[in-house]
RNA sequence: GGGUCAUUAGCUCAGCUGGUAGAGCACCAGACUCUUAAUCUGGGUGUCCAGGGUUCGAACCCCUGAUGACUCA
Numbered sequence: 001g002g003g004u005c006a007u008u009a010g011c012u013c014a015g016c017u018g019g020u021a022g023a024g025c026a027c028c029a030g031a032c033u034c035u036u037a038a039u040c041u042g043g044g045u046g047u048c049c050a051g052g053g054u055u056c057g058a059a060c061c062c063c064u065g066a067u068g069a070c071u072c073a
Base pairs, nucleotide, nucleotide: 001072002071003070004069005068006067007066010025011024012023013022019056027043028042029041030040031039049065050064051063052062053061
């Protein structure tokens, strides 16, 4: 230098042929308890890596860039 893959919640990850985002764990509030833990109830807490384009509509398609991994030379 070329190629491929990944980037979504605090963490690990889903997300169908484009229709406005979810799970587990963790966390927050409340109930229960003398207190803690456990249990139960409620809550998603997010600029889908960044910018631009296409589209009525983009996490998803296209372009450029960033970071990481693998690979070829």
Transfer RNA, 73 nucleotides, folded computationally.
Model confidence (mean pLDDT): 80 of 100.
Rfam family: tRNA. Rfam's curators write: Transfer RNA (tRNA) molecules are approximately 80 nucleotides in length. The family's RNA type in Rfam is transfer RNA.